[in-house]
């Protein structure tokens, strides 16, 4: 700090996804020990039971009982214990987060608008009397809380009264300070208001009253900032303020009356969801993002919902009244209850503890004190929940042990691990000692705990899992499985050799844990303040006008609000950070520090902004002078066409198209003059020319009128720039009302096209199109580029001004402004591009973007007459979607250019019959393979057996064959039963080599087993070989340059070429595999050599037979010759090269042939060999017999023979190459018609032997199913072979089928070629060969050319392909699934108006009934309670409304799903761009 993932690769954009850190956690697997932590995140669901706030007798009055002692009285327990009056406490202290988006927190300030128990201090005071009640006796009802009536009684309980002050109120009054409202003060009247006592012999001490201070504490106001939706835009009537009254401890509509109409709000009220708020917590580099367990400091709650009482303080968790729900007791008439306080239950959840121990410490409530209470708090249990810490042992030990495990069988590796030998003993065990914490004069006190710790013993002893090992990512091999079980955070794995699934063996990382899941923060600069971006990737509003609001020129002054900077005060402790200390260390904890970037207050700076005053002219305006413009509105005029009407000429068509029809026309069209009517639009000019914001504007004239330049420098003096909202213009289609319609023409009819054509093509045609109001408000409204203002190189047009020069006049140059274009250079960009008209480098304001799809869709608001527009999501869902650019492949894109590609020819296939392969069907079997071109007379250069792989049938099992071990024979051969054979079965027979004589070596049988063995599977696991594009002229590299890159460049261009063949150009320069040559044959020559070959002359013969000869042919070795080399033209750049000629045997790579680049098609082949893996072993292996491989309704390929006269048939004549030849070629002769037979010279061959036909002559046949054609069938032979039935070939007789030149289509050939004629050889007993492979003879036609089919090659262009067009892909139906809209409706929830009803309860008002304190002699009175009314109000009810959410026939659309239908929009000009 990065990483993977779109691509056939690249650069970008953009999304995902991972590595990291943490968590109050859960699951899985696993577990040794200690510290410290920490532990209901769900259901504020219900709770069984225990505790969780009592306590004072020194405020007070009562006051026992059981026991004990006694015969009893009694005493004693005891003035104890309990209730009760009274006082303080129960507002702390524990919990928990429902609510609460401002009555809350948080920071800062204010109270000059308060209050205050307990504590602290200071000051002054407790005098004197009064009437009650509890408790407690008596009585009543009740089932039970428990409630009543009557009588005593006490107080520090209550109640007058005196007395008091710098209290309080109310009038006056004196000063100071003020923010001008007040606040403090000095003083006078007047009026009101206190207390209580207790212990104590006393001294005192505790309390009590009033008043003032402190302290802490509480209320209150007030400013910042404090979460999401505007698809919540308007709220608001006590609502905003005043007056007066009421109320509080206090301000204040807090409440009432009354007046007024105001108050909040785009700087986001109202409304709706969501949340306790902080300190601080996790992440981050930081800036930010989440997040608010534990501790902590505020709030808010205490079964729901009201409401007040005491009290200082509550509108009260463990008080009180009422409604409300639930739970409990009841004797049914009533009562009780509130764990969101420890523990626990129980329910809900993936999930969260012990009904522990003690007040020893720390705090807290009472108490004068002891000393009671305290589930706060200390501890201890339980949980690897997290943090930390220690352990499972060290050291030496290689036959590298056995055992796994793997293997190339050699070994490797577990692995110095073990095994062994020394040796420690931490923790854990057992034993002995044994704290600190304790602080109260001393003394006494310790839950924890006999705990930590310290000493001893024993004995390596008790102590290692977990993931995960393609790639990110540290770690590899075997089995097993076979798109199956499976894995998977992405990206992907698996379809028979899976390092990705399962196991294993081996590594790797962490380790008392690992790992998964879930969140979070990070990478993610992926919401960008730090720190993106909008021309094509998301993204500039269509266009302007302007509000608010942002921003704003020069100078000068003056303030100081931003802003800078200093002090103060705050910023709570804790926590992070840095020091230091304490627990042996750390986790943990203590002390100090620093920090807390923020507020707030004094105070100073004054360059920037801001605000105030003034002044300038450069920015914006104005005025004057002038030319340009299809700039807008309005009226009015013109000519060309079209189209109809009318009249003339005129006759058979026209019209339209790829080609036709429809249509129009003899009722006279079209064509062609003449007139005449409408009605739209303005040709040439015209132009990257002008205008305007945009949309837009084009015949000519008038009126009106908007803006832009250019020249002047007179005038105003910042007057600007931008623009959320708002207003306003806005093409073309639509829409509303009235015109008006020539021509074009959706819709819509017909004709054609077409498998279909609801389209492209044609006839026709109607709204619309014009025009006058009036809507709509969108378009690729695009320069896909907002808008101002500055600055940054050259060049070139081209419009409009103006200056200049020019006899002041045309043109021309120059120069300057303002429009438009083109090309650039720097910068920029991902590139492609842009570049003074920026996409460059700054400033200001708006606008708009944050993966694709779903979707510019729903619903909801607004507009609108409607179409529809605008504002605009989500579930789901995928992992990419996407820009630019490169390579290559493709295009019914182009340009060049080759090929028997096509054209031009000759001659066949397709049609007959036959022969062969194939497909298919048959069958036991018809073995297998090859299958577009590149399978198909192919593997097959010979299936009767054998081959032979297939089917039936008989048989073998170490085997038909190979290696090894033992034994054992001496072997060969032969005969005989049995059988189809193979084989079994029984006999005869005895002579294998070599030898140091021990033996050993071949060979036969016999046993065991290792093992042969398979033409069984996989060519998609493989070598090897071949096919193919293609003898196509390509493919590539090294170094250099070019580009961020993939790449290009070179290899492109211009000639030229059969050739990337050569030239010449050029940021390329060389070089490699291919092409050429080199090699083979063939045509000429020459040299050597002359048998088996040849004969020219000499002699000879039937004969080149023989002598001779080697000149000739020929033969095979060796050189020679051809290079555009030469000449002249010519072409071309002088060039490579072409063109033409001369010479030449041959001439422009003379013919032919081996020979085939990088590649590609998973192409063939595992049945040629070769071989990994799988597999089968009395059988998939061996062996032998017969059978199939030769079937046949058919259907395809390749061949052959015809159809005949350029022919057949007769007879007679003639001339090749090239091969093989001894189980072989076989001559002459002789038999046979004849296949062939008999015999056998001869030849291991330039020696013999096989050896032509086609042709030539000459006769025949006379157009016929023939004297053409030969299938088939009868018959009778011949050969070969163990054997021709399925199933050979060949003859001779007879026999004579289809066939008269071949449909649609389609195939070879450019010269010794096509066509035609024969003849060799390989396989081979034979042979089905008409097939293949080579031979030689006769020997044509034809090629304008490169439009056009296929195929290739280069340049170029386009692309949504890249498995590459046999490509990609859209949309309906159809079926599955999932989620979502609407939907008569239903059903729940929330909240809003009005109404009604109204507990409890404060206030108020009445109070006739009832009362102890005081006042009065008495009646009474003051005053107070009951009760009753009113107000207001919870809960409940009606009636209506709005939001949300759930559900539903049935519907819409959407997304997803390996092979459903139909078709072919879209990407090539995608075939109608």
């Nucleotide at each position: 700090a990065g990483a993977g993932u779109u691509u056939g690769a690249u650069c970008c954009u953009g999304g995902c996804u991972c590595a990291g850190a943490a968590u109050g956690a859960a699951c899985g697997c696993u577990g040794g020990c200690g510290g410290c932590g920490u532990g209901c995140c769900u259901a504020a669901g219900a709770c069984a039971u225990g505790c969780a706030a009592g306590u004072c007798g020194u405020a007070c009055g009562u006051g026992a009982a059981a026991g004990u002692a006694g015969c009893a009285a009694u005493a004693u327990g005891a003035g104890u214990a309990a209730a009760g009056u009274g006082g303080c406490g129960c507002a702390c202290g524990g919990g928990u987060g429902a609510g609460u988006a401002a009555u809350a927190g948080u920071u800062g300030g204010a109270u000059a608008a308060u209050g205050c128990g307990c504590c602290u201090c200071c000051u002054c005071g407790c005098u004197g009397g009064g009437g009650a009640u509890a408790a407690c006796c008596a009585g009543g009802c009740g089932a039970a809380a428990g409630c009543u009536u009557g009588g005593c009684u006490a107080a520090u309980a209550c109640c007058g009264a005196a007395u008091a002050g710098u209290c309080c109120g109310a009038u006056c009054u004196u000063a100071a300070c003020u923010u001008c409202g007040g606040u403090u003060u000095c003083g006078a009247u007047c009026g009101g208001u206190a207390a209580a006592g207790c212990c104590g012999u006393a001294a005192g001490g505790c309390g009590c009253g009033g008043g003032g201070a402190g302290a802490g504490u509480a209320g209150u106001c007030c400013a910042a900032a404090u979460c999401c939706c505007a698809u919540u835009a308007g709220c608001u009537a006590g609502u905003u303020g005043g007056u007066a009254g009421g109320g509080u401890a206090a301000a204040a509509g807090c409440c009432u009356a009354c007046c007024a109409a105001g108050g909040c709000a785009a700087c986001g009220a109202u409304g709706g969801g969501u949340a306790g708020c902080u300190g601080g917590u996790c992440u981050g580099a930081g800036a930010g993002g989440a997040c608010g367990a534990u501790c902590a400091g505020c709030c808010a709650c205490a079964c729901u919902g009201g409401a007040a009482c005491u009290g200082g303080a509550a509108c009260a968790c463990g008080g009180u009244c009422c409604a409300g729900a639930c739970u409990c007791c009841u004797a049914c008439g009533g009562g009780a209850g509130g764990c969101a306080g420890c523990a626990g239950u129980u329910a809900g959840g993936a999930a969260u503890u012990u009904u522990g121990c003690g007040c020893a410490a720390u705090g807290g409530g009472g108490g004068a004190a002891a000393c009671c209470c305290u589930g706060a708090c200390g501890c201890a249990g339980c949980a690897a929940c997290g943090c930390c810490g220690c352990g499972u042992g060290a050291a030496g030990g290689a036959u590298g042990a056995a055992g796994g495990c793997u293997u190339u069988c050699g070994g490797g590796u577990u692995g110095u691990a073990a095994a062994c030998u020394u040796c420690u003993u931490u923790u854990a065990g057992c034993a002995g000692g044994a704290a600190a914490g304790a602080a109260c004069a001393c003394a006494a006190u310790g839950a924890c705990g006999g705990u930590a710790c310290c000493u001893g013993c024993a004995g390596a002893a008790a102590a290692a899992g977990c993931a995960c090992c393609g790639g990110c990512u540290a770690a590899c091999u075997c089995u097993g499985u076979g798109c199956c079980a499976g894995c998977a955070g992405c990206c992907g794995c698996g379809g028979u050799a899976a390092u990705a699934c399962a196991g294993a063996g081996g590594g790797u990382g962490c380790a008392a844990g690992c790992g998964u899941u879930a969140u979070u923060c990070g990478g993610a600069a992926u919401u960008a303040c730090u720190g993106g971006g909008c021309a094509u990737a998301a993204a500039g509003a269509g266009c302007g006008c302007g509000u608010a609001g942002g921003c704003g020129g020069u100078c000068u002054a003056a303030u100081a609000a931003g802003u800078c900077u200093g002090a103060u005060g705050u910023g709570a402790a804790a926590u992070c950070c840095c020091u230091g200390g304490a627990c042996u260390c750390a986790a943990u904890u203590c002390a100090g520090g620093a920090a807390g970037u923020g507020c707030a207050u004094c105070g100073g700076a004054u360059a920037c902004u801001g605000c105030u005053a003034g002044a300038c002219u450069g920015g914006a305006g104005u005025g004057c002078a002038g030319g340009a413009g299809a700039g807008g509105a309005g009226a009015g005029c013109g000519g060309a066409a079209u189209u109809c009407c009318u009249g003339g000429u005129g006759u058979a068509g026209a019209g339209g198209u790829g080609a036709a029809a429809u249509u129009c026309g003899u009722a006279g069209a079209u064509a062609u003059c003449a007139g005449g009517a409408g009605g739209a639009a303005c040709a040439a000019c015209a132009g990257u020319g002008g205008c305007g914001a945009a949309g837009g504007c084009g015949g000519c004239u008038c009126u009106c009128u908007g803006g832009a330049c250019u020249g002047u420098a007179a005038c105003u003096g910042a007057c600007g720039c931008u623009g959320a909202g708002g207003c306003g213009c806005g093409a073309a289609a639509g829409c509303g009302u009235g015109g008006g319609g020539a021509g074009c023409a959706a819709a819509c009819a017909g004709g054609a096209u077409u498998a279909g054509a609801u389209a492209c093509c044609c006839u026709g045609g109607u709204a619309g199109u014009c025009c006058a109001c009036g809507c709509c408000g969108u378009a690729a409204a695009c320069g896909a580029u907002g808008g101002a203002a500055g600055c940054u190189a050259a060049a070139u047009g081209u419009c409009g001004g103006a200056a200049g020069u020019u006899c002041u006049u045309a043109c021309c140059c120059u120069u300057c402004c303002g429009g438009u274009g083109u090309c650039g250079u720097c910068g920029c960009u991902a590139a492609u591009g842009c570049a003074u008209u920026a996409a460059g480098c700054u400033u200001c304001c708006c606008g708009c973007c944050u993966g694709g799809g779903g979707a510019g869709u729903a619903c909801g608001g607004u507009c609108g007459c409607a179409a529809g527009a605008u504002u605009a999501a989500a579930a789901c869902u995928c992992a990419a979607a996407g820009a630019a650019a490169u390579u290559g492949a493709c295009g019914g894109g182009g340009g060049c250019c080759c090929g028997c590609a096509c054209a031009a020819g000759c001659g066949g296939u397709g049609g007959a019959g036959u022969a062969u392969g194939u497909g298919g069907u048959u069958u036991a079997a018809u073995u297998c393979g090859a299958u577009g071109c590149a399978a198909c007379g192919c593997g097959a250069a010979a299936a009767a057996c054998c081959u032979u792989a297939c089917c039936u049938g008989g048989g073998c099992u170490u085997g038909a064959c190979a290696u090894c071990u033992g034994g054992u024979g001496c072997u060969a051969u032969c005969c005989g039963g049995u059988g189809a054979a193979a084989g079994u079965c029984g006999g005869a027979g005895u002579u294998c080599c070599c030898u140091u004589c021990g033996g050993g070596g071949a060979c036969g049988c016999c046993a065991a087993g290792a093992c042969a063995g398979g033409u069984g599977c996989u060519g998609c696991a493989u070598g090897g070989c071949u096919g193919u594009c293609g003898u196509c002229a390509g493919c590539u590299c090294g170094u250099g340059u070019c580009g961020u890159g993939a790449g290009a460049u070179g290899u492109u261009g211009g000639g030229u070429u059969a050739a990337g063949u050569c030239c010449c150009g050029c940021a390329a320069c060389g070089a490699g595999c291919g092409c050429a040559a080199c090699c083979c044959u063939u045509g000429c020559c020459a040299u050597u050599a002359g048998u088996u070959g040849c004969c020219a002359g000499c002699a000879u013969u039937a004969a080149g037979u023989u002598g001779g000869g080697c000149a000739c042919u020929c033969u095979a070795a060796u050189g020679g010759g051809a290079c555009c080399g030469c000449u002249u033209g010519c072409c071309g750049a002088u060039a490579a090269g072409g063109c033409a000629g001369a010479g030449g045997a041959a001439g422009g790579u003379g013919g032919g042939g081996a020979u085939g680049a990088c590649g590609u098609c998973a192409a063939g082949u595992c049945c040629g060999c070769a071989u990994g893996g799988c597999u089968c072993u009395u059988a998939c292996g061996c062996c032998c017999a017969g059978g199939g491989c030769c079937a046949c309704a058919c259907a395809c390929g390749u061949a052959c023979u015809a159809c005949a006269a350029u022919g057949c048939c007769c007879g007679a004549c003639a001339c090749a190459g090239a091969a093989g030849g001894a189980u072989c070629c076989g001559a002459g002769a002789c038999c046979g018609c004849a296949a062939g037979g008999u015999g056998g010279a001869g030849g291991a061959a330039a020696u013999c032997a096989c050896c032509a036909a086609a042709g030539u002559c000459g006769g025949g046949c006379c157009c016929a199913g023939u004297u053409c054609g030969g299938a088939u069938u009868g018959g009778a032979g011949g050969c070969u072979g163990c054997a021709a039935c399925u199933c050979g070939c060949c003859u001779c007789c007879a026999u004579g089928a289809a066939g008269c030149c071949g449909g649609a289509a389609u195939c070879g050939c450019u010269a010794g070629u096509a066509a035609u004629g024969g003849c060799g050889c390989a396989u081979c007993a034979g042979c089905u060969a008409c097939g293949g492979c080579g031979c030689c003879g006769u020997g044509a036609a034809u090629a304008c050319g490169u439009u056009c089919c296929c195929g290739g090659g280069u340049c170029u262009u386009g692309u949504a392909c890249a498995c590459a067009c046999c490509g990609c892909c859209c949309g309906u139906c159809a079926c599955a699934u999932c989620a979502u809209g609407g939907g008569a409706g239903u059903c729940g929830u929330u909240u809003g108006u009005a109404c009604c009803c109204g507990a409890a309860g404060u206030g108020c008002g009445c109070g006739c009934g009832c009362c102890a304190a005081c006042c009065g002699c008495a009646a009474g009175g003051a005053g107070g309670c009951a009760g009753c009314g009113c107000c207001c109000u919870a809960a409940g009810g009606u009636a209506u409304g709005a939001g949300c959410g759930g559900u539903a026939a049935c519907u819409g659309g959407g997304a997803u799903g390996a092979a459903g239908u139909c078709g072919u929009a879209a990407c090539a000009a995608g075939g109608u761009a």
Molecule: small-subunit ribosomal RNA
Organism: uncultured delta proteobacterium